Predicted 3D model of a 76-nucleotide RNA (transfer RNA) from a Hyphomonadaceae bacterium. It matches the Rfam family "tRNA". Rfam classes the family as a transfer RNA. The coordinates come from a structure-prediction model, not an experiment, and the mean pLDDT is 81.

[in-house]
RNA sequence: GCCGCCAUAGCUCAGCUGGUAGAGCACCUGAUUUGUAAUCAGGGGGUCACAGGUUCGAGUCCUGUUGGCGGCACCA
Repeated sequence: GCCGCCAUAGCUCAGCUGGUAGAGCACCUGAUUUGUAAUCAGGGGGUCACAGGUUCGAGUCCUGUUGGCGGCACCA
């Protein structure tokens, strides 16, 4: 340098054919308990990596960029 894959909540990950962004864990509050843990109930938390494009509508499709991983090439 070229090619491929990946980027969604604090962490690990779903998200179907483009049509209201989710789960588990963690965190917070409450119940229970002498207290803790466990358990139960509830709650907060999102620039869907970034910038554009297409579309009535984009996490999803297209282009570019950035970062990570892998492969190939160069190193005359």